[in-house]
RNA sequence: UUCUGUAAAUCGUAAAGCAUACGAAAGUAUGUGACACAAAGCUAUAGGGUCUAACGCUUUUUAUAAGCUAUGACAGCCAGCUACCAGA
Numbered sequence: 001u002u003c004u005g006u007a008a009a010u011c012g013u014a015a016a017g018c019a020u021a022c023g024a025a026a027g028u029a030u031g032u033g034a035c036a037c038a039a040a041g042c043u044a045u046a047g048g049g050u051c052u053a054a055c056g057c058u059u060u061u062u063a064u065a066a067g068c069u070a071u072g073a074c075a076g077c078c079a080g081c082u083a084c085c086a087g088a
Base pairs, nucleotide, nucleotide: 002088003087004086005085012037013036017032018031019030020029021028022027035076041081042080043079047078048077049074050073051072056068057067058066059065
């Protein structure tokens, strides 16, 4: 430096659900709780992808309607960057 995660050690993170708060929503924060994670650490102005649709726009049968749209989100989807332990 690269690959791997069988055993051991040391730390970590925390899905769903529930409560409260924020938000138009997606979702986020805190607490509780553990489904899991060898990067479930960081990055959403490098990129792909996904979710939402308030504002705005379009349509019409005019209203508590339908459709389009990110400027809103997701890193526990892929990806990029960095890193601990052990083994080869």
Molecule: c-di-GMP-I riboswitch aptamer
Organism: Vallitalea pronyensis